The prediction has a mean pLDDT of 81. This is a predicted structure of a 75-nucleotide RNA (transfer RNA) from a Bacteroidota bacterium. It matches the Rfam family "tRNA". By type it is a transfer RNA.

[in-house]
RNA sequence: UCCGCAGUAGCUCAAUGGUGGAGCAUCCGGCUGUUAACCGGAGGGUUACAAGUUCGAGUCUUGUCUGCGGAGCCA
Numbered sequence: 001u002c003c004g005c006a007g008u009a010g011c012u013c014a015a016u017g018g019u020g021g022a023g024c025a026u027c028c029g030g031c032u033g034u035u036a037a038c039c040g041g042a043g044g045g046u047u048a049c050a051a052g053u054u055c056g057a058g059u060c061u062u063g064u065c066u067g068c069g070g071a072g073c074c075a
Base pairs, nucleotide, nucleotide: 001071002070003069004068005067006066007065010024011023012022013021018055026042027041028040029039030038048064049063050062051061052060
C1' cells in the first nucleotide's frame, strides 16, 4: 500500500429498511437464620465518525477512523 471481516448498553450478542432489545454484570426490592441460588423491578445507547439514497437507515451506498486476518513493497 492492497484485499477481506468486524465496530450496537460495562461485557457477550440480537433487531425483515418501519417504536433499538435480551442474557450476564450494576442498583433496589422479594424470598432465606445468613450467603449463594431463585423471583420481580430500575438505571444504563451520539448503533465508531461524516455524508448520501429514502416518507423512513443499526440495516442500503460513499468516504474516514479503529481492531483482527491475509497479500505485497522497501530495507